[in-house]
RNA sequence: AGAGUUUGAUCCUGGCUCAGAUUGAACGCUGGCGGCAUGCUUAACACAUGCAAGUCGAACGGUAACAGGACGCUAGGAUCCCUUCGGGGUGACUUUGUCGCUGACGAGUGGCGGACGGGUGAGUAAUACAUAGGAAUCUACCCAGUAGUGGGGGAUAACUUGGAGAAAUCCAUGCUAAUACCGCAUAUGCCCUACGGGGCAAAGCAGGGGACCCUCGGGCCUUGCGCUAUUGGAUGAGCCUAUGUCGGAUUAGCUAGUUGGUGGGGUAAAGGCCUACCAAGGCAACGAUCCGUAGCUGGUCUGAGAGGAUGAUCAGCCACACUGGGACUGAGACACGGCCCAGACUCCUACGGGAGGCAGCAGUGGGGAAUAUUGCACAAUGGGCGCAAGCCUGAUGCAGCAAUGCCGCGUGUGUGAAGAAGGCCUGCGGGUUGUAAAGCACUUUUAUUAGGAAAGAAAAGCCCGGAGUUAAUACCUCCGGCAUUGACGGUACCUAAAGAAUAAGCACCGGCUAACUCAGUGCCAGCAGCCGCGGUAAUACUGAGGGUGCAAGCGUUAAUCGGAAUUACUGGGCGUAAAGCGAGUGUAGGCGGUUACCUAAGUCGGAUGUGAAAGCCCUGGGCUCAACCUGGGAAUGGCAUUCGAUACUGGGUAACUAGAGUUUGGUAGAGGUAAGUGGAAUUCCGGGUGUAGCGGUGAAAUGCGUAGAUAUCAGGAGGAACAUCAGCGGCGAAGGCGACUUCCUGGACCAAUACUGACGCUGAGGCGCGAAGGCGUGGGGAGCAAACAGGAUUAGAUACCCUGGUAGUCCACGCAGUAAACGGUGAACACUAGGUGUAGCGGGUAUUGACCCCUGCUGUGCCGCAGCAAACGCAUUAAGUGUUCCGCCUGGGGAGUACGGCCGCAAGGUUAAAACUCAAAGGAAUUGACGGGGGCCCGCACAAGCGGUGGAGCAUGUGGUUUAAUUCGACGCAACGCGAAGAACCUUACCUAGGUUUGACAUCCCGGGAAUCUUGUGGAAACACGAGAGUGCCCUUCGGGGAGCCCGGUGACAGGUGCUGCAUGGCUGUCGUCAGCUCGUGUCGUGAGAUGUUGGGUUAAGUCCCGCAACGAGCGCAACCCCUUUCUUUAGUUACCAUCAUUUAGUUGGGGACUCUAAAGACACUGCCCCGGUUAACGGGGAGGAAGGUGGGGAUGACGUCAAGUCCUCAUGGCCUUUAUGCCUAGGGCUACACACGUGCUACAAUGGACUAUACAAAGGGUUGCCAGCCCGCGAGGGUGAGCCAAUCCCAUAAAGCAGUUCGUAGUUCGGAUUGGAGUCUGCAACUCGACUCCAUGAAGCUGGAAUCGCUAGUAAUCGUGGAUCAGCACGCCACGGUGAAUACGUUCCCGGGCCUUGUACACACCGCCCGUCACACCAUGAGAGUUGGUUGUACCAGAAGUCGUUGGGCAAACCUUUACAGGAUGCAGGCGCCUAAGGUAUGGCUGAUGAUUGGGGUGAAGUCGUAACAAGGUA
Repeated sequence: AGAGUUUGAUCCUGGCUCAGAUUGAACGCUGGCGGCAUGCUUAACACAUGCAAGUCGAACGGUAACAGGACGCUAGGAUCCCUUCGGGGUGACUUUGUCGCUGACGAGUGGCGGACGGGUGAGUAAUACAUAGGAAUCUACCCAGUAGUGGGGGAUAACUUGGAGAAAUCCAUGCUAAUACCGCAUAUGCCCUACGGGGCAAAGCAGGGGACCCUCGGGCCUUGCGCUAUUGGAUGAGCCUAUGUCGGAUUAGCUAGUUGGUGGGGUAAAGGCCUACCAAGGCAACGAUCCGUAGCUGGUCUGAGAGGAUGAUCAGCCACACUGGGACUGAGACACGGCCCAGACUCCUACGGGAGGCAGCAGUGGGGAAUAUUGCACAAUGGGCGCAAGCCUGAUGCAGCAAUGCCGCGUGUGUGAAGAAGGCCUGCGGGUUGUAAAGCACUUUUAUUAGGAAAGAAAAGCCCGGAGUUAAUACCUCCGGCAUUGACGGUACCUAAAGAAUAAGCACCGGCUAACUCAGUGCCAGCAGCCGCGGUAAUACUGAGGGUGCAAGCGUUAAUCGGAAUUACUGGGCGUAAAGCGAGUGUAGGCGGUUACCUAAGUCGGAUGUGAAAGCCCUGGGCUCAACCUGGGAAUGGCAUUCGAUACUGGGUAACUAGAGUUUGGUAGAGGUAAGUGGAAUUCCGGGUGUAGCGGUGAAAUGCGUAGAUAUCAGGAGGAACAUCAGCGGCGAAGGCGACUUCCUGGACCAAUACUGACGCUGAGGCGCGAAGGCGUGGGGAGCAAACAGGAUUAGAUACCCUGGUAGUCCACGCAGUAAACGGUGAACACUAGGUGUAGCGGGUAUUGACCCCUGCUGUGCCGCAGCAAACGCAUUAAGUGUUCCGCCUGGGGAGUACGGCCGCAAGGUUAAAACUCAAAGGAAUUGACGGGGGCCCGCACAAGCGGUGGAGCAUGUGGUUUAAUUCGACGCAACGCGAAGAACCUUACCUAGGUUUGACAUCCCGGGAAUCUUGUGGAAACACGAGAGUGCCCUUCGGGGAGCCCGGUGACAGGUGCUGCAUGGCUGUCGUCAGCUCGUGUCGUGAGAUGUUGGGUUAAGUCCCGCAACGAGCGCAACCCCUUUCUUUAGUUACCAUCAUUUAGUUGGGGACUCUAAAGACACUGCCCCGGUUAACGGGGAGGAAGGUGGGGAUGACGUCAAGUCCUCAUGGCCUUUAUGCCUAGGGCUACACACGUGCUACAAUGGACUAUACAAAGGGUUGCCAGCCCGCGAGGGUGAGCCAAUCCCAUAAAGCAGUUCGUAGUUCGGAUUGGAGUCUGCAACUCGACUCCAUGAAGCUGGAAUCGCUAGUAAUCGUGGAUCAGCACGCCACGGUGAAUACGUUCCCGGGCCUUGUACACACCGCCCGUCACACCAUGAGAGUUGGUUGUACCAGAAGUCGUUGGGCAAACCUUUACAGGAUGCAGGCGCCUAAGGUAUGGCUGAUGAUUGGGGUGAAGUCGUAACAAGGUA
């Protein structure tokens, strides 16, 4: 950095797709180790269980538990002592009780902390967050300062007793303490104040102690910790302002505490924060309100950047804690593990009532594609409490699970060619896997086992010593010393042992995109990111071998950015690809001429503050490296403050005239509106003339007309439109405007002056204008004419054509508001070569004047340079170069549609989506092909002619049908008398039946035998079973061996007219003997391509000439080849015979002249003349010549087309078959026959038939042959038999013709089918199924409908002859000659072809493409009587808890008074009131799901009906 994909190819536009990076991922396959990270993105779903916030006895009363101690009691009782041995004493220890005495401590009072830490992202679009500021505040613990800490009082929990209850818990009674509570004193200070004054505190506890006092408790002193008041700080928090922060306008208006003021209240604090009154404001197109979505940020991912996406982990802020509401306490909460109420849910219950809140850590269920252990420890870091020890801490530190990610390591290393085996491929030679393995020699990271072994630990504490402080050896602080503390942890790390031992997969291999073969499959199974693969040779499916890529991972899926300049700020466009509003006016807005001064908002520069940390970047350091961690630096576009600069922009002031406007005089004009006027024409009406048609069409008909049309004459009526002039002429903003006159009126242009002094440009909304058609009301209505009717056309014809004809077209008023409203080109201004028309107005020159000529401005055209453009093209009237402003576009379809809004009487207009679907849709140009496009030209293409086919009979081929089989192929021309130049058997491939299996045929191997011949039985034959004869050739060491042939056997193999002509070769047909088809170099074009090859002539011809950015060349054309036509030379046998002899006869002698034969030559070339033509090519005419313009004919077939034909000529890949699809044999079939078609023959007759006579060919063939002559037969033919291997003999008489006779228009003396009979020939054999002969029979047919074929001269027509094939069989085919015409004006038309040009939506190329309805299936969607959710507004009802207010008749210890009863002060319960959550009623908005039915849309193998579009697409 690009690539693939629209086309036959090209360039462009444009979408889709891919290669990259990334992730809290998931899934599939696989999985060795370690380090560091990360791990419910879904149900803010519900939660069992355990733990997550306590601590303080140095605040207090105390003592339930534990331990110690003291004291006592009961009982047991070791030991010891005494003993009268009965016992007594002592009494450790055990049991038990009491004592808070000590260590401690359950519950309680009290203090501090439960507002931190931890979780989550539901809500929130601003009460939030980010950045920068601000003033009217509070702040426990902490720090610093100042001043205090005096003296009293009354309660209460725990506890006791009693009671209620299942429980939770509660009530009553009695006692008691405090750092709990309350007065009093004091007031440095602080607060309030009307400036006079008034108000406000406190608490003790612990350690130590010399003197003094004592009620023996202590006081007192001191230290420490507390406490009170206050000032300041620090920290944290609250409030306010500005700016920024998603989408929707199919959400345009919102707002009554709303905006402001005053008084009052309230708060820690400003404030409508609340309340009363007053005013009527406030917000909004720079997007209010409403709806949807969303925690925000540092950052993260991507990107060259600008941007885009995102907001896991870490960090800052916010919000929330089952849902909703509320306050209490407190420094701080409206409080995750607090309270009250309401609701839902779960649990307990004795049914009365209670309890609960994992979005803390684990864990469970559920949801989901998906996310971990009910672990260890407070050792470290941090937090709470405490003087401290310490306790608590699911914060945290660690471990466990997971390849989830990043990073690192390993799975060995060297050597090793017999290139092993095996696999795969193969052209069978080999190649490849592959030094790969094995083998040999090494190493030991990792894993395993064993041993050793850091750092993370600092203290606090203790006590010993020292220093400071102090009255003090207490206490406290500092220094030294002592010993202790590790969850991780069987740690990291190190060492040793053994042994290659413990360790490789995944994806891909058609192109993009690195990597290829075989087998299987056969549009199946499947693949696919896009293009697309798969229908029998798949590098694309599946498997294998091999290869490529990455690697403990690899792929897939999902998602984001990139590529995508495909939303374009950087960095796009709008004539034709998507895209300029139909056009104006003008509001807001944006932009704006020249000069000077001021200002300093924008702008530029400096400084300061901020921009948290982490991250990114740079640079050091630490883990063996790295990831990771860590020190320092840089950066952080911004914001704010301040100082400066003043060119530009803005603002202000003062001027200017070049923009703009006004003024004077002219000019042109279908500019507009209204009124009036005119003639031509159509139609109608009345009248005249006049008679049978008119009208209309491709042709007709409907229609009109004898009731008098059409035609014609004059008259009248009425409506509409204005010929000529008329012009890429004029005017207008556009739509548009066309007879003439008048009134009113807008704009433009020219010339010359004066004035105003930027007054300008554009223009979202708004407003007016706006063709045709349409709508409303009222007129009008001649012509034309939707709808409609009729007639035609047609398969149909709801059309095109015709005859009629109503709305409408016209006028007035109103609506509508759209067009291919187009120059498909927004407006304004400036600049950038020219040439040439035209309209309007001038200037110069000249002239009597008008022209001509030069020139200026304005408009309107054409051509053209630079430049632009994908090309086409545009080009001073830009699509060029720039500036300003507006509008619009972002793949095709769905769709300018649905829904909603607005407008409209309606029709409808405007604004304007989505689901779904496709990989294209499109623009310009190129080459072809095609056109019921054009031009030129050719051809028996038409025309002009001649003769046929189509009708008949027969022959032959085909289709169809039939059949056991009727073998197969060929199907428009270019299949059908074709393969087949010849099916009775054979052929033969088909059918039936019988047989056969190494085979009928080839090669190899083994055994036997010469080959061969004769013959028997069965049989249809093949074949089967026998019998006999016979012994060869070569070599020989005489044993035998070899070659050839035959028989038998084994397996390799043979065989196949089986399939595929769409796997092929070869051959062939066809366009077409048409004149074309290409290349090299050059040039042009971005390119496909073009040029050459087009053009002007000419030709049969791309034949030749000329011209030309082309110059040359090749394959074709022509020529060279063959036959034919004339002549010459040579040569004369079998041919010939003029002359000479001769004969029946060129028969013989002879001749070499002629014919002829067969070899070589000659000739014809537009060479000559005339004319035309470009001095050309060439054409026309003529001469000469046998022949004249290619003399005639043949052979010869360019590049290519038709997947044309042929696998059944042959060859051949693949497939199939192998006791059969091969082979042999017999018989049958290919010959069938209601029918249809093709090609022929014979006819229908007198230009003829029959008969008689008679003349003239060419070219062939012949020994398995042709066969003379003679004989026989009516004949086919038979017999006999000469000649001939052929210019010698034979086939072999040519026929038509000519001469004559007859027939006389008839189904015949035409015609010969068919049938009967009799024969001949070939052949093994003529039944199916041959040909011919004779006799007899004598069918159809009297010239052929629509249609169609051949032929242009020795041709058609007609006549016969020969040949191949072949035993026989010819009306076919091939060849030969005889006789021998007619016609061609001409190219309009039909068919085919060539060249040029044009259009195209075709390229499989018109047998193309393609549209719509209908039918079927599926998909998404709109409407829909409704139904059912969510959310929200309004009005009202009701109102828990609770704050506040009020009341407080009930109740009450502290203070005051008191006569001790009580009163006061104060407070509480209770009541009432305001507000208010859930709830309810009613009624709306928005939104989702669903709904009988219904509307269109999309897709689909392909089906029905037509043929609308693309060519003039057949009606542009």
Annotation
This is a predicted structure of a 1516-nucleotide RNA (small-subunit ribosomal RNA) from a metagenome.